[in-house]
This is a predicted structure of a 149-nucleotide RNA (FMN riboswitch aptamer (RFN element)) from a Chloroflexia bacterium.
The source organism's lineage runs through Bacteria, Bacillati, Chloroflexota and Chloroflexia.
The prediction has a mean pLDDT of 78.
RNA sequence: CAUAGCCUUCGGGGUGUGGUGAGAGCGCCGAGUUAUGGCGUUCAAGUCCAGACCGGCGGUCAGAGCCCGCGAGCGUGCGUGGAAACACAAGCGCAGGAUCCGGUGGAAUCCCGGAGCCGACGGUAGAGUCCGGAUGGGAGAAGGCAAUC
Numbered sequence: 001c002a003u004a005g006c007c008u009u010c011g012g013g014g015u016g017u018g019g020u021g022a023g024a025g026c027g028c029c030g031a032g033u034u035a036u037g038g039c040g041u042u043c044a045a046g047u048c049c050a051g052a053c054c055g056g057c058g059g060u061c062a063g064a065g066c067c068c069g070c071g072a073g074c075g076u077g078c079g080u081g082g083a084a085a086c087a088c089a090a091g092c093g094c095a096g097g098a099u100c101c102g103g104u105g106g107a108a109u110c111c112c113g114g115a116g117c118c119g120a121c122g123g124u125a126g127a128g129u130c131c132g133g134a135u136g137g138g139a140g141a142a143g144g145c146a147a148u149c
Stems, first nucleotide, its partner, number of pairs: 005145006015051001017050003023043007052129002054119002056070004065117002073094004079088003099115005121132003
């Protein structure tokens, strides 16, 4: 320098704020004996409103949630294991969000300043932040071992 293999570890963060109150409990009054209404009080959306906070991986002449791609999601399923149920699963299909302006510079939608925007599925009073699948999966990252030249 080149070729291919085995193993280990790592691999996602965020509302302890205020307001409203769908709804529920308790008590009283009235009405009625099939219903229904009023008053007071307590609890009540981390999902609504206001504000707050968070940002995987590789690339990109320069550092990225919003430029290019990947992963995570849903469906199907070659095939493998199994007595079966079922489990895993290549591949394929669907979905796959969001940024502009100014400045510096050789070069920046990546840095600085400013103003914006986005965020899977199920649960629940409507969720990027709560609970759950998940002690899961994974893009990938770091390191080690041995062989050959």